[in-house]
RNA sequence: CAGGCUGACCGGGUGAUCGCUCCCUGCUCCGGCAGGGGGAGGAAAGUCCGCCCUCCACAGGGCGCGGUGCUGGCUAACGGCCAGGCGGGGCAACCCGACGGCAAGUGCAACAGAGAGGUAAAUUGCCCAGCAAUGGGCGAGGGUGAAACGGUGGUGUAAGAGACCACCGGCGCGGGCAGUGAUGUCGGCGGCCGGGCAAACCCCACCGGGAGCAAGGCCAAGCAGGCGCAUUGGGGCGGCCCGUCCCGCAAAAAGCGCCGGGUGUGCUGCUUGACUCCAUCUGGUAACGGGUGGAGCAGAUAGAUGAUCAUCCACGACAGAAGGCGGCUUAUAGGUCGGCCUGAGCA
Numbered sequence: 001c002a003g004g005c006u007g008a009c010c011g012g013g014u015g016a017u018c019g020c021u022c023c024c025u026g027c028u029c030c031g032g033c034a035g036g037g038g039g040a041g042g043a044a045a046g047u048c049c050g051c052c053c054u055c056c057a058c059a060g061g062g063c064g065c066g067g068u069g070c071u072g073g074c075u076a077a078c079g080g081c082c083a084g085g086c087g088g089g090g091c092a093a094c095c096c097g098a099c100g101g102c103a104a105g106u107g108c109a110a111c112a113g114a115g116a117g118g119u120a121a122a123u124u125g126c127c128c129a130g131c132a133a134u135g136g137g138c139g140a141g142g143g144u145g146a147a148a149c150g151g152u153g154g155u156g157u158a159a160g161a162g163a164c165c166a167c168c169g170g171c172g173c174g175g176g177c178a179g180u181g182a183u184g185u186c187g188g189c190g191g192c193c194g195g196g197c198a199a200a201c202c203c204c205a206c207c208g209g210g211a212g213c214a215a216g217g218c219c220a221a222g223c224a225g226g227c228g229c230a231u232u233g234g235g236g237c238g239g240c241c242c243g244u245c246c247c248g249c250a251a252a253a254a255g256c257g258c259c260g261g262g263u264g265u266g267c268u269g270c271u272u273g274a275c276u277c278c279a280u281c282u283g284g285u286a287a288c289g290g291g292u293g294g295a296g297c298a299g300a301u302a303g304a305u306g307a308u309c310a311u312c313c314a315c316g317a318c319a320g321a322a323g324g325c326g327g328c329u330u331a332u333a334g335g336u337c338g339g340c341c342u343g344a345g346c347a
Stems, first nucleotide, its partner, number of pairs: 001343010012312007020039008041318001045329002048327005053212004060242004065208005070084005085099001086097004100203002105201002107197002124141001125138005150168006169193002171190003175186004216268003219264001225259005233247005275296009
């Protein structure tokens, strides 16, 4: 200098004039007025996860259903984050992983091929007998296929074959060492030698009540009610069972269900927290935790941030809160800083 990997940040500023919204203070002719302070994001997006909060009166157990899936940590929790292990990609920095179990069972693999999980298969070919037809033996060589019943070298054989042997690979059993662990590594015994798919059904471990701010609470106002329900039962607890609670018991209330009508489009919930940020000390490889000091805080609901001028500039990308928070994913003009890898050159 070039190419790449990875982490973090900014993403408009300043001044003037008018306009919008919330809070506080004061005034008010109750219509508002004046002053002070605050007012969209790194993703506010997707609604993919987890929770806070609210209700289902209270409190459970089981089935079913759903989710996650290597190990150890972090966190309020998570399917998230950090570190590590194993596998894969890349020269590397680094990135990805739906990563428990196929020796519990069931199932799938078109076509091709002789034959695709049963101890199967015989095409080309090899060997034996025979003049030939034909019969018997083989599954090692070739071929097909994504995948063909371990590989190399020998012994042996009519010809072969783990049939046998040595070494290697896989598998099973049993140990040593390192590690919290997943695992790694080093030996011993055994010819045991059928692979793939569980993002196939399934098995195992762990987790999970349901519904959601249109949750819920309060006030005001107003109409128009009707029908159905039982076997001593009816109803609530998402589906089912157990269990439990409430109401009632000869009568249909409470209650449940269906059809219909009416009311403001009121107030609250609504923003001070598992909060955000800065500095510093401390524990930890890290994620993150603890201490001290400081700064900060949108609450609309017909839905608030706009317009004009001047100027600087990066000449403005993706794009607007709707109960709140922690993540993940997606989109993003342009600019800034740090670390690492590879290549070339120079000193």
A computed fold for a 347-nucleotide RNA from an Anaerolineae bacterium, annotated as Bacterial RNase P class A. The sequence was found by an Rfam model in a public genome assembly. Its Rfam family is "Bacterial RNase P class A". From the family's description: Ribonuclease P (RNase P) is a ubiquitous endoribonuclease, found in archaea, bacteria and eukarya as well as chloroplasts and mitochondria.